[in-house]
RNA sequence: ACGGAGCACAGGGAAGAGAUUCUCUGCAAGAGAACGCCGAAGGUGCAAAUCUGGAACAGGCGAAACCAGGUGAAACUCUCAGGCAAAAGGACCCCGUCUCCGCC
Numbered sequence: 001a002c003g004g005a006g007c008a009c010a011g012g013g014a015a016g017a018g019a020u021u022c023u024c025u026g027c028a029a030g031a032g033a034a035c036g037c038c039g040a041a042g043g044u045g046c047a048a049a050u051c052u053g054g055a056a057c058a059g060g061c062g063a064a065a066c067c068a069g070g071u072g073a074a075a076c077u078c079u080c081a082g083g084c085a086a087a088a089g090g091a092c093c094c095c096g097u098c099u100c101c102g103c104c
Base pairs, nucleotide, nucleotide: 002102003101004100005099006098008097009096011094012093013092018035020034021033022032023031024030036084037083038082042080043078045076049071050070051069052068053067054066
């Protein structure tokens, strides 16, 4: 220098859904209540596949099937959390720095 990785840091881009109604208190925020929604902080669940064990077969071996349990992804799913004007936040993407690995 090049390639890759990182739960690191900085910058940029980044969707969806009620500025809903009532009360405390005139707006927002906060608290309580009511109805309606969103999925992209975080979190939940599992398909194929695979592993282990079991039951059955006169005995041994053994295959498929069956039963039970384990591992098992997501932008899918749930809507717990969070969110539903702006701001903030925001998965993910781009780019730079740094660290590590590989290679020359």
The RNA shown here (Glycine riboswitch aptamer) has 104 nucleotides and comes from an Anaerolineales bacterium. It matches the Rfam family "Glycine riboswitch aptamer". Gene Ontology term of the family: glycine biosynthetic process.